[in-house]
Context: one part of a larger RNA
Molecule: small-subunit ribosomal RNA, 3' major domain
Organism: uncultured Micromonas
RNA sequence: UGACGGGGGCCCGCACAAGCGGUGGAGCAUGUGGUUUAAUUCGAAGCAACGCGCAGAACCUUACCAACCCUUGACAUCCCGAUCGCGCUUUCCGGAGACGGAUUGCUUCAGUUCGGCUGGAUCGGUGACAGGUGCUGCAUGGCUGUCGUCAGCUCGUGUCGUGAGAUGUUGGGUUAAGUCCCGUAACGAGCGCAACCCCUAUCCCUAGUUGCUAGCAGUUCGGCUGAGAACUCUAGGGAGACUGCCGGUGACAAACCGGAGGAAGGUGGGGAUGACGUCAGGUCAUCAUGGCCCUUACGGCCAGGGCUACACACGUGCUACAAUGGUGCGCACAGAGGGCUGCAAACCCGCGAGGGGGAGCCAAUCUCACAAAACGCAUCGUAGUCCGGAUCGCAGUCUGCAACUCGACUGCGUGAAGUCGGAAUCGCUAGUAAUCGUGAAUCAGAAUGUCACGGUGAAUACGUUCCCGGGCCUUGUACA
Numbered sequence: 001u002g003a004c005g006g007g008g009g010c011c012c013g014c015a016c017a018a019g020c021g022g023u024g025g026a027g028c029a030u031g032u033g034g035u036u037u038a039a040u041u042c043g044a045a046g047c048a049a050c051g052c053g054c055a056g057a058a059c060c061u062u063a064c065c066a067a068c069c070c071u072u073g074a075c076a077u078c079c080c081g082a083u084c085g086c087g088c089u090u091u092c093c094g095g096a097g098a099c100g101g102a103u104u105g106c107u108u109c110a111g112u113u114c115g116g117c118u119g120g121a122u123c124g125g126u127g128a129c130a131g132g133u134g135c136u137g138c139a140u141g142g143c144u145g146u147c148g149u150c151a152g153c154u155c156g157u158g159u160c161g162u163g164a165g166a167u168g169u170u171g172g173g174u175u176a177a178g179u180c181c182c183g184u185a186a187c188g189a190g191c192g193c194a195a196c197c198c199c200u201a202u203c204c205c206u207a208g209u210u211g212c213u214a215g216c217a218g219u220u221c222g223g224c225u226g227a228g229a230a231c232u233c234u235a236g237g238g239a240g241a242c243u244g245c246c247g248g249u250g251a252c253a254a255a256c257c258g259g260a261g262g263a264a265g266g267u268g269g270g271g272a273u274g275a276c277g278u279c280a281g282g283u284c285a286u287c288a289u290g291g292c293c294c295u296u297a298c299g300g301c302c303a304g305g306g307c308u309a310c311a312c313a314c315g316u317g318c319u320a321c322a323a324u325g326g327u328g329c330g331c332a333c334a335g336a337g338g339g340c341u342g343c344a345a346a347c348c349c350g351c352g353a354g355g356g357g358g359a360g361c362c363a364a365u366c367u368c369a370c371a372a373a374a375c376g377c378a379u380c381g382u383a384g385u386c387c388g389g390a391u392c393g394c395a396g397u398c399u400g401c402a403a404c405u406c407g408a409c410u411g412c413g414u415g416a417a418g419u420c421g422g423a424a425u426c427g428c429u430a431g432u433a434a435u436c437g438u439g440a441a442u443c444a445g446a447a448u449g450u451c452a453c454g455g456u457g458a459a460u461a462c463g464u465u466c467c468c469g470g471g472c473c474u475u476g477u478a479c480a
Stems, first nucleotide, its partner, number of pairs: 001480002003477003007474007015464002019428005026319008034310002042053002064305002069300002073129001077128002079125006087106002091102004109119003131294002134292003140288002142283003145279001147277001152191006158167003171182003197271004202239007212228002216226003242265001245259005321421001325380006337368003342361002347356003387418001392413007434456007
């Protein structure tokens, strides 16, 4: 100087408390451990691994396994030789395919000093080399998690100290903040804080189609048409909030409390933004890269299998156990997105998944696309039920060369556990929790995951003694 303390003081955070809803019990989904296996590829390991890398494993992916094959190689550069092409395409044979053999058609490279001269391409050969998701994240770059959006971390000069170092950065107030004020052997400065950026809440101006429709006219009653530029909206530009104003408290300060006006008030709400550093944190499997290792294999090709196994254990979720509910009928109201190898309407067929059909749309025009909870009426009457839907049987649909291992969905039948969950434990302070649907990325197909969007919309916070984490000052120390 730090670190630590079941030392002290001050302060903060959904940290506790006050509340609301969960997890832990059930079934299923998913990840992991374990076990199994020819293989169940590899990584991630308290918080900060475990719906994580994977924004999507039937083949491919794929790195794993057991087989069949190749050895200058699937890919790059150079050298030698041959050919003039290459490429596209038809058919056949062997084979699981890779591959090997035969074959049809279209094509017949460019420059040129006309010399098989140069370039280019293909094939064959030789070796230099290629190749490696092989090892080391404790050799590394880059990227990234975490403490933590915590308020800290430092420097120059000066001063003090033999020195390590201190001072500044401590103190009195204050703040979300090393934020600001005052004091002060310090005076200044940098990286952080804040502001500048984006979205959102109010208003104004500009603009008016594909969007809008107040008044006028028509109307097939649909902003549909004429028309309008008001309103909504769209998207550009501006205004607005600054403790600016008033009162009080305070040290005449910073600031705090209350009030006015205002759409909004003291950081209005949200996002992006992550200081010096810590954990030899994570990643050599995105990529790059030192070293080491393999080189007829630890490289490459291929069909099949595996990553989907299952006595069990854990994490994260979904669906429930019902009446604030289930079911049937009726009937409203979103936002944000996607669409040409695409989204697909009307209409017809099918109980349905879906099929036929193909208008329109490169989209404020067309379309995905009916939002659902809500609301109205009816029924069920506390029951393992008209709750719950696992599991299984049969019949189908779709994608795709191909759904056996191993896809999703539909119909009929079947109808398991489950009656609110021990110890323990998680999230959340407002348009939040809870609850209800919607979309997108990935993607041929395949979400209960992820990311985004809106609808309905609470309860509680006395307080900081205690648990956890953190900041500042101080004290002790056999620690560094």